[in-house]
RNA sequence: GGGAAUCUGUUAGCGCCGGGACCAAACAAGGGUUGACGAGGUUGACGGUGAUCGAAAGAUUCGGCGGAUGCCGUCACGGCUCACAGUGGGUCGAAAGGGCAGGAGCAAAAAGCAGAAUCAACACUGCAACAGAGGCCUGUCUUACACUGAAU
Numbered sequence: 001g002g003g004a005a006u007c008u009g010u011u012a013g014c015g016c017c018g019g020g021a022c023c024a025a026a027c028a029a030g031g032g033u034u035g036a037c038g039a040g041g042u043u044g045a046c047g048g049u050g051a052u053c054g055a056a057a058g059a060u061u062c063g064g065c066g067g068a069u070g071c072c073g074u075c076a077c078g079g080c081u082c083a084c085a086g087u088g089g090g091u092c093g094a095a096a097g098g099g100c101a102g103g104a105g106c107a108a109a110a111a112g113c114a115g116a117a118u119c120a121a122c123a124c125u126g127c128a129a130c131a132g133a134g135g136c137c138u139g140u141c142u143u144a145c146a147c148u149g150a151a152u
Stems, first nucleotide, its partner, number of pairs: 014066004019062001020034004037054003043076007077093005084149005097142007112127004
């Protein structure tokens, strides 16, 4: 330096909990459990705010604390926008204008069945189904500017 095997992790619905709720065989001091299901989401710094989408449920995903890729503002960097460059303006974030309409494609949990474990609650494993937003594709509307510079 290369290869193989095994294990762990693969990153913010995330972590924690004293409220609330659930469980209980002996102990009745206390203990155990629950507390976001996936999809989507980060140019960097600072400040503010306290965060998208649906699924499920209907003491729940309730309530509390911390965080957070959301949004807003400022600055920096970068792309696009006047043939080019610089400065400024606008807009966006390496999938690097915006609006509208249509289309394709896309999930897990819950519920159900089965399994294993527990006193039990809960949690776990397997099976199969079902979204919306964003992004993508198509169509359409709209934005694509000012000054300066030398050369073609």
This is a predicted structure of a 152-nucleotide RNA (glmS glucosamine-6-phosphate activated ribozyme aptamer). Model confidence (mean pLDDT): 78 of 100. Its Rfam family is "glmS glucosamine-6-phosphate activated ribozyme aptamer". Its family is annotated with catalytic activity and regulation of gene expression in the Gene Ontology.